A computed fold for an 85-nucleotide RNA from a Gammaproteobacteria bacterium, annotated as c-di-GMP-I riboswitch aptamer. It was read from a public genome assembly, where an Rfam model found it. The model forms 100% of the base pairs in the Rfam consensus.
RNA sequence: AAUCGUUAAAGGCAAACUCGUUGAAAAACGAGGGCGCAAAGCCACCGGUCUAAGGGUGAACACCUAGGACAGCGGAGCCGCCAGA
Numbered sequence: 001a002a003u004c005g006u007u008a009a010a011g012g013c014a015a016a017c018u019c020g021u022u023g024a025a026a027a028a029c030g031a032g033g034g035c036g037c038a039a040a041g042c043c044a045c046c047g048g049u050c051u052a053a054g055g056g057u058g059a060a061c062a063c064c065u066a067g068g069a070c071a072g073c074g075g076a077g078c079c080g081c082c083a084g085a
Base pairs, nucleotide, nucleotide: 003085004084005082012037013036017032018031019030020029021028022027035072041078042077045075046074047073048070049069050068054065055064056063057062
């Protein structure tokens, strides 16, 4: 240095839920809170999932659609702590 890895050590992140704010919504952000996570660090390139303001179809509830969103759904890429092997 590389690969594997978590009984360690030092730490880190923060689910559901509550309050506030933004948003059409999905959701995001802040505070509280901890389900869990060895990448639950970064990243929207690929697949997948969610929403449908606007647009389209329809006689009509309705249906279709991502310029929106999800990295704690996978893959790819980049960076990273450490016992041990």